[in-house]
RNA sequence: AAUUGAAAAAGGCAAACUUAUCGAAAGGUAAGGACGCAAAGCUAUAGGGCCUGUAAAAUGGCAGCCAGUUACCAAU
Numbered sequence: 001a002a003u004u005g006a007a008a009a010a011g012g013c014a015a016a017c018u019u020a021u022c023g024a025a026a027g028g029u030a031a032g033g034a035c036g037c038a039a040a041g042c043u044a045u046a047g048g049g050c051c052u053g054u055a056a057a058a059u060g061g062c063a064g065c066c067a068g069u070u071a072c073c074a075a076u
Stems, first nucleotide, its partner, number of pairs: 002076004012037002017032006035064001041069003047066002049062003
């Protein structure tokens, strides 16, 4: 430096649901909670996709869909 995530260690995140709160909604935030995750870290006009909304239209959202980008440990 590249590939991989079988075993191991140190740790990390937190779905559904509940409560509070913001929002027209999707959804966000905080606390509890753990289904899972080797990037479930970050990135949402300037990649695709999805959701809400509308007569039509995102300028509203989703990174735990793919993607882009950075990174811990281990093995080869």

Annotation: The RNA shown here (c-di-GMP-I riboswitch aptamer) has 76 nucleotides. The coordinates come from a structure-prediction model, not an experiment, and the mean pLDDT is 82.